A computed fold for a 392-nucleotide part of an RNA from Carboxydocella thermautotrophica, annotated as large-subunit ribosomal RNA, domain III.
[in-house]
Context: one part of a larger RNA
RNA sequence: AAGUAUGCGAAAAGGCAGGUGAGAAUCCUGCCCGCCGAAAACCUGAGGUUUCCUGGGGAAGGCUCGUCCGCCCAGGGUAAGUCGGGACCUAAGCCGAGGCCGAAGAGGCGUAGGUGAUGGACAAUCGGUUGAAAAUCCGAUACCACCAUACAACCGAUAUUACGAAGGGGUGACGCAGGAGGCUAGGGAGAGCCGGUGAUUGGAAGGACCGGUCCAAGCCAGUAGGGAGUGAGGCAGGCAAAUCCGCCUCACGGAAAUCCUGAGAGGUGAAGGGGAGCCCGUAAGGGCGAAGCUUCUGACGCCAAACUGCCGAGAAAAGCCUCUAAGGAGGGGGUAUGGUGCCCGUACCGGAAACCGACACAGGUAGGUGAGGAGAGAAUCCUAAGGCGAGC
Numbered sequence: 001a002a003g004u005a006u007g008c009g010a011a012a013a014g015g016c017a018g019g020u021g022a023g024a025a026u027c028c029u030g031c032c033c034g035c036c037g038a039a040a041a042c043c044u045g046a047g048g049u050u051u052c053c054u055g056g057g058g059a060a061g062g063c064u065c066g067u068c069c070g071c072c073c074a075g076g077g078u079a080a081g082u083c084g085g086g087a088c089c090u091a092a093g094c095c096g097a098g099g100c101c102g103a104a105g106a107g108g109c110g111u112a113g114g115u116g117a118u119g120g121a122c123a124a125u126c127g128g129u130u131g132a133a134a135a136u137c138c139g140a141u142a143c144c145a146c147c148a149u150a151c152a153a154c155c156g157a158u159a160u161u162a163c164g165a166a167g168g169g170g171u172g173a174c175g176c177a178g179g180a181g182g183c184u185a186g187g188g189a190g191a192g193c194c195g196g197u198g199a200u201u202g203g204a205a206g207g208a209c210c211g212g213u214c215c216a217a218g219c220c221a222g223u224a225g226g227g228a229g230u231g232a233g234g235c236a237g238g239c240a241a242a243u244c245c246g247c248c249u250c251a252c253g254g255a256a257a258u259c260c261u262g263a264g265a266g267g268u269g270a271a272g273g274g275g276a277g278c279c280c281g282u283a284a285g286g287g288c289g290a291a292g293c294u295u296c297u298g299a300c301g302c303c304a305a306a307c308u309g310c311c312g313a314g315a316a317a318a319g320c321c322u323c324u325a326a327g328g329a330g331g332g333g334g335u336a337u338g339g340u341g342c343c344c345g346u347a348c349c350g351g352a353a354a355c356c357g358a359c360a361c362a363g364g365u366a367g368g369u370g371a372g373g374a375g376a377g378a379a380u381c382c383u384a385a386g387g388c389g390a391g392c
Base pairs, nucleotide, nucleotide: 014032015031016030017029018028019027033389034388035387036386041369042368043367047349048348051347052076053075054074055073056072057071061069062068081143082142083345084344085343086342088120089119093115094114095113099109100108101107124141125140126139127138128137144341145340146339147338148337149336150335151334154331155330163327167323168322169321170320171319175310176309177308178307181303182302183301186297187296188295189294190293192213193212194211195210196209197208214273215272218268219267220266225261226260227259228258229252230251231250232249233248234247235246237245238244277288278287279286280285311314355364356363371383372382373381374380
């Protein structure tokens, strides 16, 4: 220059009262108003890395203010056999003993082998609790693996034998499309059931109004449904062996029976939990605790890797089951009781003021849940729970 120009970052919106304080439009509390509600709610990845909670602060950061904060200072906070990862498995990819290529002790490729989840396998639910953690703490009820002890059906005992693998076989094990069925979650209604209210007024004690009308894993049993032939004999295949798998033959069967699988419902779990509300207390906190039915609707969830169809013909390994080989004299399984259970993560934000955008930035950010009225609908409008009114 100049107290000049322009700005103060979505037009969802604030108002009043009380409090605190040196100081209040901006902090706290209450009431009213407004906005979102397939989100502007909730859970959870990635990423961030203490931002979480409590006490204190008021220089700077905060587009104004500030007693306030994701700011500053101090103290505190993340508890697991079962959640996620590891002590299991493999895919692409990567590494790679020997090896091959190369002038090379550079480098590249690659066998065995290793590594590597975005996949496979694998045992826990409900409730309570903190200022801040919870399937982790506490309570109750479970489950898994291993160890010890006790009991002990059964098999085998000197070889044609129980068991037994890094070996054999099965399973694991998979595409796309389609529609039907049975259910459940969720939701609606009720003059059912339970609890509460009835002060003021023109009326109302009314079939009134308001609120609430539940609960897991596990265990028992095995339903709607889905799938499978069973037994005996034989064999040169499965790199040895096999009672397993495969192939052949015979008998029986093919609708049924039997076996495998299988949601849900039922019983139990539960004489438990939770529960509207009520009582005591200034508060913090403590205690008591009803009903829990009927019916309608109904999933993109479960049965289900099912079923049907189609051609483009749709991972692997571990695990699990089974078979024998070497080995092998006792073996494995069951029940009960007792015991053991390691390492890492766990706070908080997470459609955002805490992540990616130089910013407390109208942008971007994977997955799940996602109520009611109207509606085909997750559109749209209005609302519930819940969250906000965007720092002049």
Its Rfam family is "Bacterial large subunit ribosomal RNA". The full RNA is in RNAcentral, with records from ENA and SILVA.